Source information: The prediction has a mean pLDDT of 81. The RNA shown here (c-di-GMP-I-GGC riboswitch aptamer) has 95 nucleotides and comes from a Planctomycetota bacterium. The sequence was found by an Rfam model in a public genome assembly. Rfam family: c-di-GMP-I-GGC riboswitch aptamer. Its family is annotated with cyclic-di-GMP binding in the Gene Ontology.
[in-house]
RNA sequence: CUCGACAAUGGCAAACCCGUCGCAAGGCGGGGACGCAAAGCCGUGGACCCACCUUUGUCCGUUCCGGACUGCGGGGGGCUGCCUGGUUACCGACG
Numbered sequence: 001c002u003c004g005a006c007a008a009u010g011g012c013a014a015a016c017c018c019g020u021c022g023c024a025a026g027g028c029g030g031g032g033a034c035g036c037a038a039a040g041c042c043g044u045g046g047a048c049c050c051a052c053c054u055u056u057g058u059c060c061g062u063u064c065c066g067g068a069c070u071g072c073g074g075g076g077g078g079c080u081g082c083c084u085g086g087u088u089a090c091c092g093a094c095g
Stems, first nucleotide, its partner, number of pairs: 002095001003092002011036002016031006034081001040087003045083002048078003052074002055071001057069005
């Protein structure tokens, strides 16, 4: 350096609940632990999610047009515990 142990010292905290902010996705704080060897930090690229705009098709009510579902597109937002990338780091068995 690689690697990651039924090792040691510690760390983080999914779902869910409460409060709060946001139209929403979701954020933050508290409780709580399914998990995590970078589940520390960043957020480029892809995936996914959300509301808005435009538009395709189907259906309904109706004749000003509106509504529901659905697919393409646009710019914007979110997530990082989906993958990838960048960067920093505790400990030290086997190999």